[in-house]
RNA sequence: AUCUAAAAAGGGGAUGGAGUUCCCCAAAACCGCCGAUGAGGCUGAUGACUCCUGCGACGCA
Repeated sequence: AUCUAAAAAGGGGAUGGAGUUCCCCAAAACCGCCGAUGAGGCUGAUGACUCCUGCGACGCA
């Protein structure tokens, strides 16, 4: 340098899918907030942005 074989080319960021981007993790990253680790209460399908789906609120036809 070439050829062949095998393996790998991943996962996560509080409930779904896709794109872009950021951050984190190698058995860990991660598993929402207030409250006393209770009773009870609150926000949101995003880590962030955009779109779709679902859900919720209000109004109109």

Description:
A computed fold for a 61-nucleotide RNA from a Methylocystaceae bacterium, annotated as Fluoride riboswitch aptamer (crcB RNA motif). The model forms 100% of the base pairs in the Rfam consensus. The prediction has a mean pLDDT of 77. It was read from a public genome assembly, where an Rfam model found it.